[in-house]
RNA sequence: AGAGUUUGAUUCUGGCUCAGAACGAACGCUGGCAGCGUGGAUGAGGCAUGCAAGUCGAGCGGGAUCGGACAAGCAGCAAUGCGAGUCCGUGAGAGCGGCGGAAGGGCGAGUAACGCGUGGGCAAGCUACCCUCUUGUCGGGGACAACGUCUGGAAACGGACGCUAAUACCGGAUAAGCUCCGGAACCGCAUGGUUCCGGUUGGAAAGGCGGGGAUCCGCAAGGACCUGCCGCAGUAGGAGGCGCCCGCGUGCCAUCAGCUUGUUGGUGAGGUAAUGGCUCACCAAGGCUUACGGCUAGGUGGACUGAGAGGUUGGUCACCCGCACUGGGACUGAGACACUGCCCAGACUCCUACGGGAGGCUGCAGUCGAGGAUCAUUCGCAAUGCACGAAAGUGUGACGAUGCGACGCUGCGUGGAGGACGAAAGCCUUCGGGUUGUAAACUCCUGUCAUGGGGGAAAAGUCGGUGCCCGCGAAUACCGGGACGCCGUUGAUGGUACCCCAAGAGGAAGCCACGGCUAACUCUGUGCCAGCAGCCGCGGUAAUACAGAGGUGGCGAGCGUUGUUCGGAUUUACUGGGCGUAAAGAGUGCGUAGGCGGCCAUCGCGUGUCGGACGUGAAAUCCCGGGGCUCACCCCCGGAAGUGCGUCCGAAACUGCGAGGCUAGGGUCUGGGAUGGGAUGUCGGAAUGCAUGGUGUAGCGGUGAAAUGCGUUGAUAUCAUGCGGAACACCGGUGGCGAAGGCGGACAUCUGGAACAGAACCGACGCUGAGGCACGAAAGCGUGGGGAGCAAACAGGAUUAGAUACCCUGGUAGUCCACGCCGUAAACGGUGCGCGCUUGGUGUAGGGGGAAUAGACCCCCCCUGUGCCGUAGCAAACGCGUUAAGCGCGCCGCCUGGGGAGUACGGCCGCAAGGUUAAAACUCAAAGAAAUUGACGGGGGCCCGCACAAGCGGAGGAGCAUGUGGCUUAAUUCGAUGCAACGCGAAGAACCUUACCCAGGCUUGACAUGCAGCUGCACGUCCCGUGAAAGCGGGAUUCCUUCGAGGGUGCUGCACAGGUGCUGCAUGGCUGUCGUCAGUUCGUGCCGUGAGGUGUUUGGUUAAGUCCACCAACGAACGCAACCCCUGUGUCCAGUUGCCAGCGGAUAGCGCCGGGGACUCUGGACAGACUGCCCGUUCACACGGGAGGAAGGUGGGGAUGACGUCAAGUCAGUAUGGCCCUUACGCCUGGGGCUGCACACGUGCUACAAUGGCCGGUACAGAGGGUUGCCAACCCGCGAGGGGGAGCCAAUCUCAGAAAACCGGUCGUAGUCCGGAUUGCAGUCUGCAACUCGACUGCAUGAAGUCGGAAUCGCUAGUAAUCGCAAAUCAGCAUGUCGCGGUGAAUACGUUCCCGGGCCUUGUACACACCGCCCGUCACACCAUGGGAGUUGGUUGCACCAGAAGUCGGUAGCCUAACCUUCGGGAGGGCGCUGACCACGGUGUGGUCAAUGACUGGGGUGAAGUCGGAACAAGGUA
Repeated sequence: AGAGUUUGAUUCUGGCUCAGAACGAACGCUGGCAGCGUGGAUGAGGCAUGCAAGUCGAGCGGGAUCGGACAAGCAGCAAUGCGAGUCCGUGAGAGCGGCGGAAGGGCGAGUAACGCGUGGGCAAGCUACCCUCUUGUCGGGGACAACGUCUGGAAACGGACGCUAAUACCGGAUAAGCUCCGGAACCGCAUGGUUCCGGUUGGAAAGGCGGGGAUCCGCAAGGACCUGCCGCAGUAGGAGGCGCCCGCGUGCCAUCAGCUUGUUGGUGAGGUAAUGGCUCACCAAGGCUUACGGCUAGGUGGACUGAGAGGUUGGUCACCCGCACUGGGACUGAGACACUGCCCAGACUCCUACGGGAGGCUGCAGUCGAGGAUCAUUCGCAAUGCACGAAAGUGUGACGAUGCGACGCUGCGUGGAGGACGAAAGCCUUCGGGUUGUAAACUCCUGUCAUGGGGGAAAAGUCGGUGCCCGCGAAUACCGGGACGCCGUUGAUGGUACCCCAAGAGGAAGCCACGGCUAACUCUGUGCCAGCAGCCGCGGUAAUACAGAGGUGGCGAGCGUUGUUCGGAUUUACUGGGCGUAAAGAGUGCGUAGGCGGCCAUCGCGUGUCGGACGUGAAAUCCCGGGGCUCACCCCCGGAAGUGCGUCCGAAACUGCGAGGCUAGGGUCUGGGAUGGGAUGUCGGAAUGCAUGGUGUAGCGGUGAAAUGCGUUGAUAUCAUGCGGAACACCGGUGGCGAAGGCGGACAUCUGGAACAGAACCGACGCUGAGGCACGAAAGCGUGGGGAGCAAACAGGAUUAGAUACCCUGGUAGUCCACGCCGUAAACGGUGCGCGCUUGGUGUAGGGGGAAUAGACCCCCCCUGUGCCGUAGCAAACGCGUUAAGCGCGCCGCCUGGGGAGUACGGCCGCAAGGUUAAAACUCAAAGAAAUUGACGGGGGCCCGCACAAGCGGAGGAGCAUGUGGCUUAAUUCGAUGCAACGCGAAGAACCUUACCCAGGCUUGACAUGCAGCUGCACGUCCCGUGAAAGCGGGAUUCCUUCGAGGGUGCUGCACAGGUGCUGCAUGGCUGUCGUCAGUUCGUGCCGUGAGGUGUUUGGUUAAGUCCACCAACGAACGCAACCCCUGUGUCCAGUUGCCAGCGGAUAGCGCCGGGGACUCUGGACAGACUGCCCGUUCACACGGGAGGAAGGUGGGGAUGACGUCAAGUCAGUAUGGCCCUUACGCCUGGGGCUGCACACGUGCUACAAUGGCCGGUACAGAGGGUUGCCAACCCGCGAGGGGGAGCCAAUCUCAGAAAACCGGUCGUAGUCCGGAUUGCAGUCUGCAACUCGACUGCAUGAAGUCGGAAUCGCUAGUAAUCGCAAAUCAGCAUGUCGCGGUGAAUACGUUCCCGGGCCUUGUACACACCGCCCGUCACACCAUGGGAGUUGGUUGCACCAGAAGUCGGUAGCCUAACCUUCGGGAGGGCGCUGACCACGGUGUGGUCAAUGACUGGGGUGAAGUCGGAACAAGGUA
């Protein structure tokens, strides 16, 4: 620090996801030790049990018990025992009294608040204990507990009477200071404060414990007295604590916008420690507004994260607050409205004798419950601290310790070194090996931790005694203080830490991951199953993604997962984002608050701002330095920091405020022009329609074509006149005006704004603008008019599968006017308003100036408006570009992934329609913008092709052949399936082939290689049995040799063979197709952020990316063409088997012979054609025409097939990975099948006839084949064929008769002398064998068929058509295939249309690419949600009833120790009663939240449902 994910690819926008850190965690697997931390986050749910606040006898009465002494008396002979009683000591429990139970400890329910934080204020306060200064502490009185007696109650707990003490209670005296009154001085921010002087009202106290010599009292003890200590009372001050007030800060919701009657203020009073509406009476009518309301929440120091700013959080520790079963209340007290106090009410639990009582773990442990989840009913007051005490000391679940939990952090260990070119085993393997791996074994060491044994702390400071010094004092008493020494005493942890010894590698490693992100790969299993998954996504037979294994990576006593927070996320943007098209500028203006705001070296103030100082910012934490535990975590000390707040001093540039001035912003004024700006009224013509009349006759109208409709009652057409409504042609123009919506005939009236010119006036008066107000197209609504044309709805006619549409004929609202609503829009420049700045060019509108002129022309310049093109710059790109989307400032509005949804609910507005404001659940991993390359379009342009057209001939109908589908079958083996499968693999299925079926057999096998053992035997030949054969069983014969055994062979066994079994979607190779189409790319350069473009586009031209020209391209490659073959002309060479002109010979005849190379021919070499020449067009290339030539513009044909596409075809041609079978899915054999037949399709053959059939005669090829072959002559047969055997390994012989054609004859339009299917009989040939199932021959038979529906195929010249010939395969079998030649046409105007293709361009929501994408209803399932008669619960407002305890007020009843008294009583107090307030409770009526609800609405999601076809191309109606 980034990465993955939208696309075919790209850039951008934008969301989702990941890597990091953290946690009071939980869960899974695993688990050795130690230290330090930490641990009920949920039900503030309920709690058994124990403990958590006492202490003081030096305040008081009292005194159980125990100890000691004495002792009456009794018993006893005595010793002695018992022992009332007295004294001394001890001092329990309870009580009066004091102090403390307001601290410590727990929890976070409530609280959005002066609660907390921070900084201030109290001149408006209180303060027990503690400290300092100072003064006092005199003298009296009356009670109540305890206790005793009686008594009630189950208990808890009381009642009556009686006695008693005090540091308990109550009067009195005194009063420095305090308080009150008066005066003065000084001071302060207001009220006011401080000090001084004078007067004087009021108000205090308590004693206790020690020591002591003289004097006094006393019988003594002792007291007075002196002295010390602890107390008590008053005052002043301090410290710490508390109370109150104020500024600022402190969560979310505006779908909470208004709230408030003690409310806001005043006067007076009450109340409090104290201010205050805190409370009350009266008066005034104010006060607040991020109020009020709802939801959530203790706040902070800090913690986590982050570069920081920030975000999240508040457990442990610390500070503050709040609470103590729930609600209310006061009492006591310095302090409480009081966690382990009191009273009342309520719920709950417990006890009960049923009358009544008791209780409050949110203290420490513990228990139940709920929960994913959180510990011991431990030890100790030794330390620290607190309460009480003079002290010793007592108490303390605060605290100190230990235990449990890997919950966290930190540290340590599970061993170290050596040890193989590498053990075994596992895994993989290309079988060679690789890897686990120095890892192990083995050798040599070490001893942490754990284990056993031994030693053994620090933590102690205290307290008591004693010696010494100091203070107090008369004092060497006492008391207090102090350093040191001595003696005694105290440890829960704990015999722990630590140290030593012993033994032995011995007891101690797991978890997760390994497709990318992200570090780490193989095998096996599985087969869209089982499963994985954080995102993208894996799994449908070779899965690095599932599961297991081996290996590897990471971390390590842990590792993963889940949850949560921050980060990454500049994805809420203060730092630090945006708004033309991605989400986003309000439809427009006016304007309120607010925000922002010109010039002056002007003056003042000092708000912001800046500087300095001071105070504060608790400690802990974080950071730095140092130190202590062996290190670290942890702890200690010091520093820094704490960005903040306050106070004081200073500065005055900027900002602000005040004062003064200015004119550049802005405004006013004057002038002449421009203008569809607005409103009202009047007028006008053209056109449509209608009415009336005339002319006129059969149609009109309408469409792609029609029909509905109109018309003989006279339409349409045409003429005249009239009526009526609406809209204003031409001018008219990216021209004008307006803020926008919008505005168009003319004239008049009223009225708005802007521009230009001038520079007289005002003097910052400005800009923006939340709310607000106004305007606001069309449609729509209300009332009343109006209504020609047009025209939703509606009707009819067409179209269509349907057509609730598009088209047509009609037609009502509406469109128009007046008034009033509505308030929206693609209200768009998809671009808020204002100001300033920043190169230019060119139009146009308005105004002005200059020069010039006859002039209003032209030309130049300025301002304002409105367009286009472009510089810089900006931008993701497209594009914008002085009219900014550039550079800046000011202000407003708006955005934050897609869907749900501009929807629901609520509010506001509206007559309604609806508008506005505006969510959530749920769901997706995208949605999107711009541009790129393709593909596609019922887009465009250009151009090709037997593509159409023009022709010729077919096929589709018939019969047959053949292939396919289907059906059938034991099997009908398999493959090929639009073009590009279907006379295809098949260039030849009777057996074989053969892969299929049935049956019979074989098992190292029909075939290959190797090893081991056995055999002296092979192989072959012959024979026998069985059998359909294969096979099985048996017999005969039999090899070479160097004799070891080898070669060969057989048998047995082991490795292995074999498979036409599967996968062509694992593959190689080959092939088809687009397509013989003209395309496809590369290097360098250039352009672009990039995908990519350029080149290859453009203009010509071509069959061609063929060539030329131009050009940011220049070159090149694969294709095209050419080079190759055949053919067409010629030349040369050669001349047998071919040829025969001339010469000669021979024959019935024949190149038959001699001979010849002339010719044909054969087959080698070469020539020839290149737009070379001429004319025209032309820049060039090239094209058109012509000449010559056998051939002319590629002469004709062939071979040749670019980058690629179709997961095209083939595992059955071969090869081949993987999988599968192994006495069978292998192999052999016999028979059957592949030939089956209701049908359907393709490809052919033969026909339907006279351009023909038949008969007879006659002529002319080319290219091939031939020795298990072709086969001549000749003979036989009607024929197929048979016999025969010459010749030929072939330019020699042979297959071999070419046929159509031509000549002659016949048939005469007929199912025929056409046609030949089918069938019968008789044959021939091949073959082991023609039944299933061959071909051919003869005779007989003679079917359909008379030219073929829709639709469809081939062909552009030696072609189509037609005719025959040959070959491959092959024993035999050809209508097929592949070749060959013979005869030999017609037509092409042309490119509109169909099909296919090429180039350019355009649109796109397609990219599996239009056989694409995609929308809505319906049906089904699931999910969340709105409405809903209601129902239930929580919370709360208002009104009323009621009113416990308590406080305050009143009091006529009752009671009453202290004080007063004239002794009657009074003052005061208590109880009771009563008034006010008030908790719980009750009644009624609202608000709000939640749950639920028959039914209902839409929404979302879901491999293969239905109907249509709305959008994307002109998407077929933009």

This is a predicted structure of a 1518-nucleotide RNA (small-subunit ribosomal RNA) from a metagenome. Rfam family: Bacterial small subunit ribosomal RNA. Model confidence (mean pLDDT): 85 of 100.